[in-house]
Molecule: Bacterial RNase P class A
Organism: Gammaproteobacteria bacterium
């Protein structure tokens, strides 16, 4: 000094000037509004009260100061998996969905860490939809002789039989699948031996079954030993297996105010309805159901303190976990953080919460930092 590969971090900075919002404190508004309490007045009246003003007390709301905080690394996508809320007190199975090597984390996962198998890469490294084809079905198009009930197109041989024969040899019968070709794939590879010419026909060595043996929690990986062993792929095709699974959503949900019409017709009825993914038993409950018509759509909760954040230690190959110490870090509601003015220099990418959280995928202009891995020079 190039190249690469893994990982982590910013993601326009700084001052002014005005302005937005959430918390919190102090303060103000008794004619903003709610409750109680006091009876001095007033009015109604069934003589119980009940409206009205007044007075003081608390909430809440306005106003104005002040302190503190105001969008992500993906806030995106709606793709997983919770939390949390209702059905509801909610149990058995079918059918469906989902995930798929192996131990582990985690509240779970399809998700993360490590390992292991097969691949890519010189190599740091990266991918994987990775149970099962000996339960059963289905499919491998064209090409080719033939892709299963396996063949024989060019070959190859002619030993052995039969016939000719110029005595080299040819045809018939017959053997063959080692060589060509086709095609992703051709019926176990490679060698050497045998043969007429070949063949696991022997044999070696590799695959491939089947047995036990080491290591290893395991996935699996190493040698032993023993058979000459025959069609393969394919499940991201049906299919088998194993493990898992109740819906629905903050527009869930509760709570307060107001209004209207406790409205009309119709069916139906314990043998029936109805109960929030299908269907079946089971349980529960006692009405349901359709069609016309009619108020109201305001408020206030949920609404952010959490499976949190961050330091340090122990433990652990890691993902974390445990103790500990510390810190609050958005809750908006037609939707809050904006505009102006300077100035600096990497000239600014992708983009704006709406119940929250683990996560996965997709998007990114500049720019820093660190770990490995290659080349190539000099010393």
């Nucleotide at each position: 000094g190039g190249a690469g590969u893994c990982g982590g971090c910013c993601g326009a900075g700084c001052a002014g000037u005005c302005g937005c919002u959430a918390u919190c404190g102090c303060g103000u508004u008794u004619a903003c509004u709610c409750g109680a309490a006091u009876u001095a007045u007033c009015c109604a009246u069934u003589a119980g009260u009940g409206g009205a003003c007044a007075u003081u007390c608390g909430g809440g709301g306005g106003c104005g100061c002040g302190g503190u905080g105001g969008a992500g690394g993906a806030a995106a996508g709606u793709c997983c998996g919770g939390g949390c809320u209702c059905c509801a007190c909610a149990g058995g199975g079918c059918a469906g969905a989902g995930u798929g090597c192996c131990a582990g984390g985690u509240a779970a996962c399809g998700c993360c860490u490590g390992g292991g198998a097969g691949g890519c890469g010189c190599g740091a490294g990266c991918c994987u939809a990775c149970g099962g084809a000996a339960a059963g079905u289905g499919c491998c198009g064209c090409a080719g002789a033939a892709a299963a009930u396996a063949u024989a197109c060019c070959g190859c041989c002619u030993a052995a039989g039969c016939a000719g024969u110029u005595c080299g040899c040819u045809g018939c019968c017959g053997g063959u699948a080692a060589g060509g070709g086709u095609g992703a794939a051709a019926u176990g590879g490679u060698g050497c031996g045998g043969u007429a010419a070949g063949a696991g026909c022997g044999c070696a060595c590799c695959g491939c079954g089947c047995g036990g043996c080491u290591g290893g929690c395991a996935a699996c990986a190493g040698g032993c030993g023993u058979g000459g062993c025959a069609g393969g792929g394919u499940a991201a095709a049906c299919c088998c297996c194993a493990c898992u699974c109740g819906g629905a959503g903050c527009a869930a949900g509760a709570c307060c105010a107001a209004a209207u019409a406790g409205g009309a017709a119709c069916c139906u009825a314990u043998u029936g309805g109805c109960g929030c993914g299908g269907c079946c038993c089971g349980c529960g409950u006692u009405g349901g159901g359709u069609u016309c018509g009619g108020g109201u759509a305001g408020g206030u909760c949920g609404c952010u303190c959490g499976a949190g954040g961050u330091g340090c230690a122990u433990g652990g190959c890691g993902a974390c976990a445990u103790g500990u110490a510390u810190c609050c870090c958005a809750g908006a509601u037609g939707a809050a953080u904006g505009a102006c003015u300077g100035u600096u220099c990497u000239c600014g990418a992708c983009a704006g919460a709406a119940c929250c959280c683990g996560g996965c995928u997709u998007a990114c202009a500049g720019g820093c930092c660190g770990g490995c891995u290659c080349c190539u020079u000099u010393u």